A computed fold for a 110-nucleotide RNA from Mucilaginibacter sp., annotated as SAM riboswitch aptamer (S box leader). The prediction has a mean pLDDT of 84.
[in-house]
């Protein structure tokens, strides 16, 4: 690769390279020579592992801060949607809800 689990409507951009095409997949809908995308420096979010410090307890977890260190992210919700199920009425390439797959990240397994 693969499996388990936990999130997934919040956050957070300059700069230099380079030079077409990109946001995973259908469909949209976006961004994109006013320079996207990708690669580096630099800064930052954030709190998922370690570790810190306080704090409850059932003593091993929970909670609360901070942000040293290991990931991680830093256009739109995972940017919508596909597939089941309910609901609504204007029956539509409609709309609401709900889960389902599917990704992504994190930790843990072999």
């Nucleotide at each position: 690769a693969a499996c388990u689990u936990a999130u997934c409507c919040a956050g957070a951009a300059a700069g230099a390279c380079c030079g077409a095409g990109g946001g995973a997949a259908u469909g949209g809908c976006c961004c994109u020579a006013c320079g996207a995308c990708g690669u580096c420096u630099u800064a930052g979010c954030a709190a998922c592992c370690u570790g810190u410090a306080c704090c409850a307890u059932u003593u091993a977890u929970g909670g609360u801060a901070a942000a040293a260190g290991g990931u991680g992210c830093u256009a739109a919700a995972u940017c919508c949607u596909a597939c089941u199920c309910c609901g609504c009425u204007u029956u539509a390439c409609g709309u609401g809800g709900a889960g389902a797959a599917a990704g992504a990240u994190a930790a843990g397994c072999a």
The source organism's lineage runs through Bacteria, Sphingobacteriia, Sphingobacteriales, Sphingobacteriaceae and Mucilaginibacter.